[in-house]
Context: one part of a larger RNA
RNA sequence: UUGGGUUUAAAGGGUCCGUAGGCGGGCUAAUAAGUCAGUGGUGAAAUCUCACAGCUCAACUGUGAAAUUGCCAUUGAUACUGUUAGUCUUGAGUGAUUUUGUUGUUGCUGGAAUGAGUAGUGUAGCGGUGAAAUGCAUAGAUAUUACUCAGAACACCGAUUGCGAAGGCAGGUAACAAAGGAUUAACUGACGCUGAGGGACGAAAGCGUGGGGGGCGAACAGGAUUAGAUACCCUGGUAGUCCACGCAGUAAACGAUGCUAACUCGUUUUUGGGUAGAGAUAUUCAGAGACCAAGCGAAAGUGAUAAGUUUAGCCACCUGGGGAGUACGUUCGCAAGAAUGAAACUC
Numbered sequence: 001u002u003g004g005g006u007u008u009a010a011a012g013g014g015u016c017c018g019u020a021g022g023c024g025g026g027c028u029a030a031u032a033a034g035u036c037a038g039u040g041g042u043g044a045a046a047u048c049u050c051a052c053a054g055c056u057c058a059a060c061u062g063u064g065a066a067a068u069u070g071c072c073a074u075u076g077a078u079a080c081u082g083u084u085a086g087u088c089u090u091g092a093g094u095g096a097u098u099u100u101g102u103u104g105u106u107g108c109u110g111g112a113a114u115g116a117g118u119a120g121u122g123u124a125g126c127g128g129u130g131a132a133a134u135g136c137a138u139a140g141a142u143a144u145u146a147c148u149c150a151g152a153a154c155a156c157c158g159a160u161u162g163c164g165a166a167g168g169c170a171g172g173u174a175a176c177a178a179a180g181g182a183u184u185a186a187c188u189g190a191c192g193c194u195g196a197g198g199g200a201c202g203a204a205a206g207c208g209u210g211g212g213g214g215g216c217g218a219a220c221a222g223g224a225u226u227a228g229a230u231a232c233c234c235u236g237g238u239a240g241u242c243c244a245c246g247c248a249g250u251a252a253a254c255g256a257u258g259c260u261a262a263c264u265c266g267u268u269u270u271u272g273g274g275u276a277g278a279g280a281u282a283u284u285c286a287g288a289g290a291c292c293a294a295g296c297g298a299a300a301g302u303g304a305u306a307a308g309u310u311u312a313g314c315c316a317c318c319u320g321g322g323g324a325g326u327a328c329g330u331u332c333g334c335a336a337g338a339a340u341g342a343a344a345c346u347c
Base pairs, nucleotide, nucleotide: 003319004318005317006316007300008299012315014201015200016199017198021194022193023192025088026087027086028085029084030083031082033081034080035077036076037075038074039073040072041071042070049065050064051063052062053061054060091191092188093187094186095184096183097182098181099180100179103177104176105175106174107173108172109171110154114150115149116148117147118146119145120144121143125136126135162169163168206247207246208245209244210243211242215241216240220236221235222234223233258314259313260312261311262309263308266291267290268289269288270287271286272285273284274283275282276281295302296301320347321346322345329340330339331338332337
């Protein structure tokens, strides 16, 4: 490589868009490139295979056949694939009507809590813990009342809920933008699927410049605990956490399950829309959950949201453990580092 695989044993790319490529709906006609059949040429000899023969046999040798699975030319076939032309509507898209949501961006705004400032009341403690101490407090703390300021996060509703490609998204409100579902069948008429390279997005931490800084809080300091305690607990506390603009590009980026399409027994809950009904409810389309038949699976389990189908198309990835996601080289990055990615050796 082939084969066999990829939820948990090694293995699905973090996600989407999309180039090349691969693959691709119904009908009609033409063509004959692939495909299939016939004929001719060529495919050196030796070797190999088979038959017969020659050395007393054999090895060996000779004669003949076969083979040389290929290539070229030519004559035909036309189901399938391709190409060309036409056509269709069910795939795909557009429109119309209707509807949904914590989808995104930007602005405005609200209350609780926290902390601070000022003023009042008030007096000796407060705070913290398993128990304490560090700490704060007679320069009047803690507590309480009033006013003011600041930043961050949004209790209840709230859910087994919803939306988004993923990351992710939650106080209220407005504007702008995008998306999904249902119904309809007006329009286009295969315009599709996947997608190596490539591009965009991408939690947290981190980096750069400038702001901001209430609470929390790596580092750090102190108090405890302990044999020790570079920890767990406590008191403080810097970066950071927040905003704007750039960079970075990784996560158990997980459903540890790639995307698309078709088909396949039931029960039950729920979100959005439609239809019928007075309602209860029934039914249908698109989602989100639970249980299970067959099947699958090493089992756990999965089971129309498949891990089912000797399913189909395309991509990615795996091939014993360690060495190692290391070294070297290259690309990217301000750096941290990221991406790509071995071998010796060893079991």
Molecule: small-subunit ribosomal RNA, central domain
Organism: uncultured bacterium